[in-house]
RNA sequence: AGGCGUUCUCAGGGCGGGGCGAAAUUCCCCACCGGCGGUAUGUGGACCAGUUCACGAGCCCGCGAGCGGCCCAAUUUUUGGGUGUCAGCAGAUCUGGUGAGAGGCCAGAGCCGACGGUUAAAGUCCGGAUGGAAGAGAAUGAAG
Numbered sequence: 001a002g003g004c005g006u007u008c009u010c011a012g013g014g015c016g017g018g019g020c021g022a023a024a025u026u027c028c029c030c031a032c033c034g035g036c037g038g039u040a041u042g043u044g045g046a047c048c049a050g051u052u053c054a055c056g057a058g059c060c061c062g063c064g065a066g067c068g069g070c071c072c073a074a075u076u077u078u079u080g081g082g083u084g085u086c087a088g089c090a091g092a093u094c095u096g097g098u099g100a101g102a103g104g105c106c107a108g109a110g111c112c113g114a115c116g117g118u119u120a121a122a123g124u125c126c127g128g129a130u131g132g133a134a135g136a137g138a139a140u141g142a143a144g
Base pairs, nucleotide, nucleotide: 004141005140006139007138008137009136010135016030017029018028019027031124032123033113034112035063036062037061038060042055043054044053045052046051047050058111059110066089067088068086069083070082071081072080073079074078093109094108095107096106097105115127116126117125
């Protein structure tokens, strides 16, 4: 330094103004937000000057929660528990510039956002959730 085991800690942001209406933070106009790992033509630092370190993508690759499926139970049109990829769902980018090369840089214009609820249709409100979790960090153990 790396792999493995155990324990602990941490791990999501956002409706402000106006319009119509009996009613909308749900519709319409303007606005606001962007989890985790990877990648890197960007930025910054260090030095032995071409290496190294840190940061760097919502829409490039992948992951997570959620829905669904399956299993179990019950008070069986439903509810609760388990499983965690199992049938399945699981969002979204172009144009110009620079350059050897752009999916990532610069400029511009776009686009996307689980489920249930609601006097009216929700990325932003309420709820499952004082939950779970991608993963991040710390401590510790044995072995090599």